[in-house]
SAM riboswitch aptamer (S box leader) from Alkalibacillus salilacus, 112 nucleotides, folded computationally. The prediction has a mean pLDDT of 84.
RNA sequence: CUCUUAUCAAGAGUGGCUGAGGGACUGGCCCGACGACGCCCGGCAACCUUCGAACAAUGGUUUGAAAGGUGCUAAUUCCUGCGAAGCAAGUGAUUGCUUUGGGAGAUGAGAG
Numbered sequence: 001c002u003c004u005u006a007u008c009a010a011g012a013g014u015g016g017c018u019g020a021g022g023g024a025c026u027g028g029c030c031c032g033a034c035g036a037c038g039c040c041c042g043g044c045a046a047c048c049u050u051c052g053a054a055c056a057a058u059g060g061u062u063u064g065a066a067a068g069g070u071g072c073u074a075a076u077u078c079c080u081g082c083g084a085a086g087c088a089a090g091u092g093a094u095u096g097c098u099u100u101g102g103g104a105g106a107u108g109a110g111a112g
Base pairs, nucleotide, nucleotide: 001112002111003110004109005108006107007106008105013041015040016039017038021031022030023029025081027079028078042073043072044071047069048068049066050065051064052063053062054061055060077104082101083100084099085098086097087096088095089094
């Protein structure tokens, strides 16, 4: 980097350092010198992992605990991009709203 698969509406600081950008991309809309981003510490969660229980039968399913490897710690993945359905406005082209499928992205695990 590519592929497979699972998850993405919950949760998490009045801390320290640093110092101008940041929220992947588009269009929006936001955060930010009352200090963003990043790093450290703290925290959250429980994907992998470890230990146990029940079922089941050698691979597992369900469940409890822990927290070693990751991850996360503004806003639903902040909303949105492509399509469908419904509703509303409009003579109409079309527009808006809601729901939903997908795309893109993020993270874990596995494979190449």